[in-house]
RNA sequence: GUCGGAGAAGUUCAUGAGGCAGAACGCGAGUUUGAAGACCUCGAUGUAGCAGGUUCGAGUCCUGCCUCCGACG
Numbered sequence: 001g002u003c004g005g006a007g008a009a010g011u012u013c014a015u016g017a018g019g020c021a022g023a024a025c026g027c028g029a030g031u032u033u034g035a036a037g038a039c040c041u042c043g044a045u046g047u048a049g050c051a052g053g054u055u056c057g058a059g060u061c062c063u064g065c066c067u068c069c070g071a072c073g
Base pairs, nucleotide, nucleotide: 001072002071003070004069005068006067007066010025011024012023013022019056027043028042029041030040049065050064051063052062053061
C1' cells in the first nucleotide's frame, strides 16, 4: 500500500430481512444475617467510534475518516 473483519452500558456480548436499544456479570438501595456472603425485590447506567447521505423512520443501508485484529505484497 491492497483486501477482509470488528467498534453498542463499567466488562463480556445479543439485537434474521430498517420500526420503543436489551441480557448476563458488575454497581447502588432494600430484604435477610450477630456480621458478611448467597438468595429475593427494586433502581441507575448508552445521543450504538466520528462526520455526512438515503428514508416518514438508521445500531442495521450507502460514503469518507479514526482505532484495533488478520491476510497478502
Model confidence (mean pLDDT): 82 of 100. The RNA shown here (transfer RNA) has 73 nucleotides and comes from a Ktedonobacteraceae bacterium. Taxonomically the source falls in Ktedonobacteraceae (Bacteria, Bacillati, Chloroflexota, Ktedonobacterales). Rfam family: tRNA. From the family's description: Transfer RNA (tRNA) molecules are approximately 80 nucleotides in length.